[in-house]
Context: one part of a larger RNA
RNA sequence: GGCACACGGGGGAUGCCUUGGCGUUCAGAGGCGAUGAAAGACGCGAAACAGCUGCGAUAAGCUUCGGGGAGCCGCUCAUUAGGCUUUGAUCCGGAGAUUUCUGAAUGGGGAAACCCACUUACUAAUAAGUAAGUACUCUUUCGAGAGGGCGAACCGGGGGAGUUGAAACAUCUUCGUACCCCGAGGAAUAUAAAUCAAACGAGAUUCCCAUAGUAGCGGUGAGCGAAGUGGGAAUAGCCCAAACCAGAUUAACUUCGGUUUUUCUGGGGUUGUAGGGCGUACAUAAAGCUGACCUAAUCUGAUAGUCGAACUAAGCUGGGAAGCUUGGCCAUAGCGGGUGAUAGCCCCGUAGACGAAAUCGGAGAAGGAGGCGAGUACGUUCCUGAGUACGGCGGGACACGUGGAACCCUGCCGGAAGCUGGGAGGACCAUCUUCCAAGGCUAAAUACUACUGAACGACCGAUAGUGAACUAGUACCGUGAGGGAAAGGUGAAAAGAACCCCGAGAGGGGAAUGAAAUAGAACCCUGAAACCGUGUGUCU
Numbered sequence: 001g002g003c004a005c006a007c008g009g010g011g012g013a014u015g016c017c018u019u020g021g022c023g024u025u026c027a028g029a030g031g032c033g034a035u036g037a038a039a040g041a042c043g044c045g046a047a048a049c050a051g052c053u054g055c056g057a058u059a060a061g062c063u064u065c066g067g068g069g070a071g072c073c074g075c076u077c078a079u080u081a082g083g084c085u086u087u088g089a090u091c092c093g094g095a096g097a098u099u100u101c102u103g104a105a106u107g108g109g110g111a112a113a114c115c116c117a118c119u120u121a122c123u124a125a126u127a128a129g130u131a132a133g134u135a136c137u138c139u140u141u142c143g144a145g146a147g148g149g150c151g152a153a154c155c156g157g158g159g160g161a162g163u164u165g166a167a168a169c170a171u172c173u174u175c176g177u178a179c180c181c182c183g184a185g186g187a188a189u190a191u192a193a194a195u196c197a198a199a200c201g202a203g204a205u206u207c208c209c210a211u212a213g214u215a216g217c218g219g220u221g222a223g224c225g226a227a228g229u230g231g232g233a234a235u236a237g238c239c240c241a242a243a244c245c246a247g248a249u250u251a252a253c254u255u256c257g258g259u260u261u262u263u264c265u266g267g268g269g270u271u272g273u274a275g276g277g278c279g280u281a282c283a284u285a286a287a288g289c290u291g292a293c294c295u296a297a298u299c300u301g302a303u304a305g306u307c308g309a310a311c312u313a314a315g316c317u318g319g320g321a322a323g324c325u326u327g328g329c330c331a332u333a334g335c336g337g338g339u340g341a342u343a344g345c346c347c348c349g350u351a352g353a354c355g356a357a358a359u360c361g362g363a364g365a366a367g368g369a370g371g372c373g374a375g376u377a378c379g380u381u382c383c384u385g386a387g388u389a390c391g392g393c394g395g396g397a398c399a400c401g402u403g404g405a406a407c408c409c410u411g412c413c414g415g416a417a418g419c420u421g422g423g424a425g426g427a428c429c430a431u432c433u434u435c436c437a438a439g440g441c442u443a444a445a446u447a448c449u450a451c452u453g454a455a456c457g458a459c460c461g462a463u464a465g466u467g468a469a470c471u472a473g474u475a476c477c478g479u480g481a482g483g484g485a486a487a488g489g490u491g492a493a494a495a496g497a498a499c500c501c502c503g504a505g506a507g508g509g510g511a512a513u514g515a516a517a518u519a520g521a522a523c524c525c526u527g528a529a530a531c532c533g534u535g536u537g538u539c540u
Base pairs, nucleotide, nucleotide: 001539002538003537004536005535006534007533008532009531015525016489017488020460021459022457023456024455025454026453027452028451029449030448031150032149039102040101041100042056043055044054046080047079050076051075052074062096063095064094065093066092067091071084072083073082107116108115109114117134118133119132120131121130122129136147137146138145139144154185155183156182157181158180159179165172169219195202196201206233207232208231209230210229216224217223237441238440239439240385244267245266246265247264248263251260252259253258272419274384275383276382277380278379279378280377281376282375288372289371290370293368294367298363299362300361301360302359303358305354306353307352311327312343313326314325315324316323328345329344330334336348337347338346390414391413392412393411394410395409396408400426421436422435423434424433425432476483477482496524499510500509501508502507
C1' cells in the first nucleotide's frame, strides 16, 4: 500500500410525518372610498421590545348588548414584578366610541409620511389654546348634491402590433389576439322583427348540442369558415314621439272680439290580416286576469353558541394499550381528529335536536298603484321617428380577401317617399311573400372568482407542492423598471442533564432523567453513498 471484517467520523439521501400548498364541487358575497379607501409611515407593552399580530395619543385597547363559565394579562419566549376575575374576567359575536401622519389627499406648498397658512366661533382679545372650516370639476330649485382613487377575473366600447404560419415573402395568417385607453355591473352585452323562410310556415334575445369542418371564402396557397333548421336550458313583455284635447307660457299682429306662434305639464296613443286621431251612429262594464312598482303579516337564513348514546371491563405484552385474548354495551352517532402503539363506547366531535339582546340578507300570503279586459260600423285623410332611407366616392364589418356582392356601419358629396307609403327575400327587374327603419326600457337561462364557508381528491409531501409549511415577496442583488433565495422534525412529557471530577474556558468523563441520550438541544427521528480514519486478519 491492496483486500476483507468490525467500529467510528463526515454527510444528509431514504423512510415516516405535516402546520403549507394544488385542484374541484356546492353555497355565500360580488365591492371599498370625501362619514377619507386600498396601501403605508410613525407610534402604543411594568421590567427590555427586535420581528409578527393587534391597536391609534382613549393606542395588544374604551363603551354597551348578547354568548360563555374559570381562569387570564397575544406569538417567537422563558422569567420576575404587579394586577384582573363567580359583583362573571380573559375569550367569542352584534352595535357604537376613539382612530396620529401620509395616501384620490382636497387650505397652500412639497424631495409621501414634512413645511407654511387663512377664516369663523368660544371672545371683550394683540398672544396662547380649543372646535369647525377653507381643493378642483359638474349639476343646482342656490338650500345643496355628485364625481375623483383602489380592486383578481369576467363584460361593453375606442385604438391596435409584431414574432409566427405560408417550409422564402408582399395579399393572407398570427388577430381584432397581446397591449394601451374609457366605462359599467354583479353580471355585462343583446332583446320584442323594416327577422327568417319559401309557396309550407315560424314568431324577442342569450347560452349549449347537432347541422358541419358542410355551403362557401381563399397568392383557390397556408389557412379561414357560416346560416336556414332540429334538439335542449330559460322564458316576459312593455313605454314614448306624433295626430287630437285641456291648462300654463312666449312672441308677433290686432278691427281689442281674437288670429298665428314658442315652450312646458297633464290626458290621449303605440301598430302591419295596418294602427291611431277626429266626426256620426250603435253598444257599454265588471267578473276575471296581470302586476318587473309600493306596503307588508309571516316564514327563513347569516353573524357567537347549546344539548348530544354506549366499558376507563378483566387478563397478557409493553415505558405507555387504543394492540392480543375473553366478556359487555351504544348506534338516525362505526365521517374525522386527539390521547404515551392501531379507541364506535377516554376527550373533541359526528347523526340528530335546539339557540339571538343587536345588525344584516332572502322568500313572501293578503292588499294596493298601474295595465289588460274595453268595442262595432260608416265617414274624414289629421298622425305614424329626415339631412333620415337611398345613391356616388373612400373605407370598415359581415365565414364572404371587390368579387355578380346583396344585407349592416359611415368620412365626403348629393338626397326621397311619407300609407294609393316604405324595407327585405345575396347584383338587378317583374310577380309573389313577408315585415314596418330612422326613439327608449326589460328578469331568467350565460361568463368570472380577488374574497367567505362547507366538502371532496387513483393531487404534492420539504430539490415535491405556491416563489414562500420557517422573520417570504423576507434576506440579498440592481440607479431603476425589476430580479429574488436558502431555511421543517429532541422527547409521550423538558422530565432540557442537580451534584462530583479534568480543564482558564469551550468541551469532556461520571452521576441523574428517560423506553431509548449513538433521542443532548452552535439545526437533537431515521441516518444511505461519496470522502476520512482506528483496530484486527491477510497478501506483497
Molecule: large-subunit ribosomal RNA, domain I
Organism: Pseudomonadota bacterium